[in-house]
Molecule: transfer RNA
Organism: Patescibacteria group bacterium
RNA sequence: GUCCUCAUAGUUUAACGGAUAGAACACUGGCCUCCGAAGCCGGAAAUCGAGGUUCAAUUCCUCGUGGGGACA
Numbered sequence: 001g002u003c004c005u006c007a008u009a010g011u012u013u014a015a016c017g018g019a020u021a022g023a024a025c026a027c028u029g030g031c032c033u034c035c036g037a038a039g040c041c042g043g044a045a046a047u048c049g050a051g052g053u054u055c056a057a058u059u060c061c062u063c064g065u066g067g068g069g070a071c072a
Stems, first nucleotide, its partner, number of pairs: 001071007010025004018055001027043005048064005
């Protein structure tokens, strides 16, 4: 340098072009307890960036950025 692949809560991850972006762990409030742990009930929290296509984009296309890989 060329090509392939991946990027979603703090972490690990789901999601036919139409969902209220779903879950687990973690965090946090409450219940329970003498206090904790466990358990139960609730809460906050995410689509790498910029364009494009589309009635509608996490999803498709282009260009970047970052991680991994192949070739040179």